[in-house]
């Protein structure tokens, strides 16, 4: 260097161009002798950075950054 894939809450993972859903952890109560488990409810991101199309962009398009495979 090129060719692909991927970067979203503290961690995983979704998301035909139309209010970012779901787990886990996390709080709080309920339970219990205490605690785990279980209920219930709460709680949290604007999506790697900029710039572009569009009425609307995580989703399109350009360019940089980071991984992670592949070929040279």
């Nucleotide at each position: 260097g090129c060719g692909c894939g991927g970067g979203u809450g503290g961690c995983c993972c979704a998301a035909c161009g139309g209010u970012a859903a779901g787990g886990c952890a996390g709080u709080u109560g309920c339970c219990u002798g205490c605690a785990g488990a279980g209920c219930a409810a709460c709680c949290g991101a604007g999506u790697g950075g900029g710039g572009g199309u569009u009425c609307a962009a995580a989703u399109c398009c350009c360019u940089c950054c980071c991984c992670g495979c592949g070929c040279u």
Molecule: transfer RNA
Organism: Candidatus Woesearchaeota archaeon